The prediction has a mean pLDDT of 88. The part of an RNA shown here (large-subunit ribosomal RNA, domain IV) has 327 nucleotides and comes from Flavobacteriaceae bacterium MAR_2010_72. Taxonomically the source falls in Flavobacteriaceae (Bacteria, Bacteroidota, Flavobacteriia, Flavobacteriales).

Context: one part of a larger RNA
Formats: sequence, structure tokens, C1' cells
RNA sequence: UCAUGGCUAAGGAACUAGGCAAAAUUGACCCGUAACUUCGGGAGAAGGGUCGCCCACAGCAAUGUGGGCCGCAGUGAAAAGGUCCAGGCGACUGUUUAUCAAAAACACAGGGCUCUGCUAAAUCGAAAGAUGAUGUAUAGGGCCUGACACCUGCCCGGUGCUGGAAGGUUAAGUGGAGAUGUUAGCUUCGGCGAAGCAUUGAAAUGAAGCCCCAGUAAACGGCGGCCGUAACUAUAACGGUCCUAAGGUAGCGAAAUUCCUUGUCGGGUAAGUUCCGACCUGCACGAAUGGUGUAACGAUCUGGACACUGUCUCAGCCAUGAGCUCG
Repeated sequence: UCAUGGCUAAGGAACUAGGCAAAAUUGACCCGUAACUUCGGGAGAAGGGUCGCCCACAGCAAUGUGGGCCGCAGUGAAAAGGUCCAGGCGACUGUUUAUCAAAAACACAGGGCUCUGCUAAAUCGAAAGAUGAUGUAUAGGGCCUGACACCUGCCCGGUGCUGGAAGGUUAAGUGGAGAUGUUAGCUUCGGCGAAGCAUUGAAAUGAAGCCCCAGUAAACGGCGGCCGUAACUAUAACGGUCCUAAGGUAGCGAAAUUCCUUGUCGGGUAAGUUCCGACCUGCACGAAUGGUGUAACGAUCUGGACACUGUCUCAGCCAUGAGCUCG
């Protein structure tokens, strides 16, 4: 000096990104126990008290009541919750990055949409076949949301999906008008040219799809601008106008979302870029890509308080081990 333990005057988080680490709490019995709540909880809430030994009495006993004794200390050592307040997120128990992330991520019960009538859909396979399922729509597959409570607004123009079939477009195929080559023959000697063979080939016909017409947003998604106006000022319930498929409803809001921003006001502190409550000017919230609440729960994240302490003011001492020096 390092590591691991132990103790420490006064103070008690002043340390620090942060009470990290440590300390404190801890058992049993008795008393007592708030907000909130889904009435189950919260709750071991919180907060108090008792605990040894001897004697007497009661009791079958466990034990209880009374009296007395000792110590600083009686769950006499060890083992054995710190607690409270407020907020964010996720309902919960669970799962996860074997070996830097345990979470607000995944899952979940519940909700919804959609496909599937059984040789089911879906999946694996070249097939046979298999899973689905020895199941049968109260079943099975896919996708989204994520307990519960209150709810879930408007837009089908685009993309997708479903349905429709009048018209347009449209492949192979069918079709075969015609054209070309060849040449028996004819010839005015320039050419014409039957049949056959070969090459090519117009019209017509021709499905799905696409165009088209509807429906559908708990499908992918989207949800405006400018100007004016009230008897102070300010603001604009109101009006005008342009554009759109429709112009963001309820609720929430400087938020895990707010750039300006340490917004402004209030609370907490002597002092608060964090925190809590409001406001709304939402750069750029918003309704199952769910919205807003929410008891319980959480090795979650954030702020505060009590208790407690060598975290600190500010260090000191002790023990054990290592290291160093000498041997």
C1' cells in the first nucleotide's frame, strides 16, 4: 500500500450521477393500525408494550395472575422485514439477450377482425403420406390489442381485401381471307399461272386478370389554410373564403411525446435545469399502431421524508491475509 473484517468523539447524506456501500430494522406474544380499494386487500401497514430468575396462588397441563431478585443489557450468543409519502410505465404470477441489458421488452387471461363445412383451412413433403385431429365452427389456423372500469369519434379518395358482372383491354388455342416460293400448262415472250408441297398469315372467336361498379378502417392508413368580427384593451361564441376522401370528437397534454425551454404560476427547499399540482402557445398527443383512469403487484424508473449510519466533514485505531524491506 492492497484485500477482508471490527470500533470510533461531535455532526448525520454536508458524499455522490444516485444513500452506491455500510448501518439500522429483524423472533414470539399482546395492543393498535390510515388513505385508497376490484371489498379480496392495503396489512407484518404505521406505531407502541412484554420477554430472565425465584416464590406463592389458580389450573390435569400448557399457561395465567400477584409478589420478590440481579444486571448496562433477559428473543442476554447465532440465525430472522428498514419504514413512509407522491408520480411514470407495465394490470398481475411468469419469460428473455447461456457469457456486459431482467426491463417500460416478450408472454398472459380478456377483447376484436379474418379464414376454414371436413379429403376443412393452414403447414411439411417431389410424391406417397403426415401434422391439424382420432378434433368438427362453444372447433382449428392467421393477424392485432392486452386484467378491470368508462369508452373507442370522422374519412373508402389512395393501397389492400371481399363481392359484381354490362362494357373496354387481353394469352395460348381455334380460325383461315390473303401473300410468297416451287411449276404442269398458256403466252402478245413482257409475263400469267391450276393442283400439290412448303413458308407465312388478316378478320372472327377466346378465360382469369386489369380498367370499371359497389362494400370494407379493432384492414394498411389519413384526420387543413387564410381573413374579418363584441360599448376600454384583449380574445373571438359569430361571419367570409380556398382546398380536401375527411379535416382530430371524447379524453389527456412542456408528457417515456415540448424544439424555443430551466415555458408561466403554485407546492416542497435557506437555496430545486429534477419532482408534484395546474395552465394550453400540442415545433411534432389522441382513441384496440388503442385513449383515459385504476386497487393489488414490481431485484422496474423518478422525486421526497423518517430512522440509521465512516458515504462525507476528516480521518484515526485494531485484527487477519497478501505485498514490500531485511534475513